Bacterial RNase P class A from a Chloroflexota bacterium, 358 nucleotides, folded computationally. The model forms 95% of the base pairs in the Rfam consensus. The sequence was found by an Rfam model in a public genome assembly.
RNA sequence: GGGUUGACCGAGGGAAUCGCGGCAGGACAGGAGCCUGUCGAGGAAAGUCCGCACUCCAAAGGGCAACGAUGCCGGCUAACGGCCGGGCAGGGUAACCUGACGGCAAGUGCAACAGAGAGCGGAUUGCAUCUUCAUUGAUGCGAGGGUGAAAGGGUGCGGUAAGAGCGCACCGGCAGCGGCAGCGAUGUCGCUGGCCAGGCAAACCCCAUCGGGAGCAAGGUGAAGCAGGUGCAGUGGAGCGGCCCGUUCCCCAGAAAGCACCGGGUACACCGCUAGAGGUCGGCGGUAACGGCGAUCCCAGAUAGAUGAUUCCCGCGUCUUUGGCGGACAGAAUGCGGCUUAUAUGGCCGACCCGGAU
Repeated sequence: GGGUUGACCGAGGGAAUCGCGGCAGGACAGGAGCCUGUCGAGGAAAGUCCGCACUCCAAAGGGCAACGAUGCCGGCUAACGGCCGGGCAGGGUAACCUGACGGCAAGUGCAACAGAGAGCGGAUUGCAUCUUCAUUGAUGCGAGGGUGAAAGGGUGCGGUAAGAGCGCACCGGCAGCGGCAGCGAUGUCGCUGGCCAGGCAAACCCCAUCGGGAGCAAGGUGAAGCAGGUGCAGUGGAGCGGCCCGUUCCCCAGAAAGCACCGGGUACACCGCUAGAGGUCGGCGGUAACGGCGAUCCCAGAUAGAUGAUUCCCGCGUCUUUGGCGGACAGAAUGCGGCUUAUAUGGCCGACCCGGAU
């Protein structure tokens, strides 16, 4: 100097004018309105994919079944399917990256095409023996050829009609047992065994662990209107009739309106609602995730949803350079921890490889 790789930070700055939401204060008896001050989106506020807090369902404690999720080990955390460190496997010259990474020597199942044959399978070629006029037929074989992602250890010796873990030695792999190192995953060494066990569990399944459900439109308080209930009205009045009974008519019972009360409850208002697993800074412990201590700060809380617009200057990028143009992804809705996805552009630190000079 070139290339690669990892971790992290920022998300333009300032001024003026107009405007919006919350809170506090002021004048006013108070409200509305006005004035003043102050605060007012993000690294992802997003997807709503996980984990919690909180609320209600009875308890949210324990067990079973179903269903779902997770799946090497140790740690962190309120918790997690997250994070950190480590092991193993794969990729890369390396820094480094990736991995649902328990079990297929429990059971069941699956495997296109090619191929003779794909699961206790296989005779196409081939090699042998017998046989036939005939490389015609029968039998044995799993060595050599061929197909395939895969045909089921490798090398050598023995053995045989020809062969073959058929037998043996060594190597590889597997199972069991043990020693050493490590908390552990695991690594390494040794002994024994049978000659060898194919792949797929993001196939059913088995094993282990975890999970009750619904969600701030949760839930609670107050409460117009409307609908409902009760009361405000019966020993009622008049006629017929001597009276009672009876009967007729009326106010009326019923119904409607009004008033009062009752409980439920809609609009609406209030609470939940934002001081919190909180932010910033500095030590300390820890490889780290993280924990703990001290100091300091208060940092949206609206409800159909405020957080905006215009102009100028500086800064950045770019172009056809007195100047023009451009600046992303996106936007709170109970809060918090993660994951994932989108993102113009800028900054900083570390590591590796190659080349050159000294």